[in-house]
Context: one part of a larger RNA
């Protein structure tokens, strides 16, 4: 040097842009790498083979082979590179439709909770398992009328839809990203992958300023209870909401990395296109998202064109529990922390 794995066993980077580097489509040049043939060198002794010589053996000589390398030269030209020139099947431009909670800023609507005021109207009202703590004759609950203010957006609504993940849902309208499908009108391999790097990136949390209607860590009270730092109940403060900075983590899950081509079907269901007729159905195909199942896979459960099948490529990871995702440094961060990441020791 080969050789093994990652969906539940240990093990897929949270996502993405992209630099280096890896890898890379058809056809011709070329022949550096590769492969073949020749010459030349590759001391000697040593090892290994056949013989011989000391009575054997060790020793020792003579021949071979072996030096698996380098150098020259004469050829092949599949593959590897080279490098010029074509080429369109990959990507990408372009047109012409398609759906959508994708993104940001603005506006605006109506139920609903609350609390304000004003009327009607009398003794309870809440809450429970039962109850109290609470409220309420200073007029509460309930019920009408109205003003306030915050948050969050029922039906619609769906193993529907979008988005790289995170995540996104009243309506408007402006601004802006990506997908699909239909033409086959240019370009000509511009591809994929990605160590660092750089950007997003849920809730909590942190700084600064508003805001604050409900909800509600922490706290108080009332209950339960042997106790009850809870489980029930009545309050309430950070926090949830906004605007800028920060934090960088999650069962950040399909616990399944990205991209590329192959390998049986059936049934649903979004979006397009295309054909056929009975014009509102059945076919076809291209993209997506769902049940089920062959082959094949797999420790089994299970996976099955959305694969964890059968191949390549280029990343990230893993190597017995515990110690420990700790300590130490270092790098980030107001902080909390994160992130890189060990040993002694023990089984």
């Nucleotide at each position: 040097c080969u050789g093994g794995g990652c969906g539940u066993a240990a093990a897929g980077g949270g996502c993405g842009c992209g630099u280096a580097g890896g890898c890379g489509g058809c056809c011709g040049a070329u022949c550096a790498g590769u492969c073949a043939g020749a010459g030349g060198u590759g001391a000697a002794a040593g090892c290994c083979c056949a013989g011989g010589g000391c009575u054997c053996a060790a020793c020792c000589c003579u021949g071979g082979a072996a030096u698996u390398g380098c150098c020259u030269u004469u050829g092949a030209u599949a593959c590897u590179g080279u490098u010029c020139g074509g080429c369109u099947a990959g990507a990408g431009a372009c047109c012409g439709g398609a759906a959508g909670a994708g993104g940001u800023u603005a506006g605006u609507g109506g139920a609903a909770c609350u609390g304000c005021g004003a009327g009607u109207g009398u003794a309870g009202a809440g809450g429970u398992g039962a109850a109290a703590u609470u409220c309420g004759u200073a007029g509460a609950u309930a019920u009408u009328c109205g003003c306030a203010a915050g948050a969050a957006c029922a039906c619609c609504a769906g193993u529907g839809g979008c988005g790289a993940a995170g995540g996104c849902g009243g309506c408007u309208a402006a601004c802006u990203g990506g997908u699909c499908c239909g033409g086959u009108u240019c370009u000509g391999a511009c591809g994929c992958u990605g160590a660092g790097g750089c950007g997003c990136g849920a809730a909590a949390g942190c700084g600064u300023g508003g805001g604050g209607a409900g909800c509600a860590a922490a706290c108080a009270g009332g209950a339960u209870u042997a106790g009850a730092u809870a489980c029930c109940c009545u309050g309430g403060u950070a926090g949830u909401c906004c605007a800028c900075g920060c934090c960088g983590u999650a069962a950040a899950c399909g616990a399944u990395g990205a991209a590329u081509g192959c390998u049986a079907g059936c049934c649903g269901u979004u979006g397009g296109u295309c054909a056929g007729c009975u014009u509102g159905c059945u076919g076809a195909u291209c993209a997506g998202u769902g049940g089920c199942g062959c082959a094949g896979c797999u420790a089994a459960c299970g996976c099955u064109u959305u694969a964890a099948g059968c191949a390549u490529u280029c990343c990230g990871c893993c190597u017995g529990g515990g110690g420990a995702g700790u300590a130490c440094g270092g790098u980030c961060g107001c902080a909390a922390g994160a992130u890189u990441a060990a040993a002694a020791c023990u089984c």

Small-subunit ribosomal RNA, central domain from an uncultured bacterium, 347 nucleotides, folded computationally. Its Rfam family is "Bacterial small subunit ribosomal RNA". Gene Ontology terms of the family: ribosome and structural constituent of ribosome. The full RNA is in RNAcentral, with records from ENA, Greengenes and SILVA. The prediction has a mean pLDDT of 89.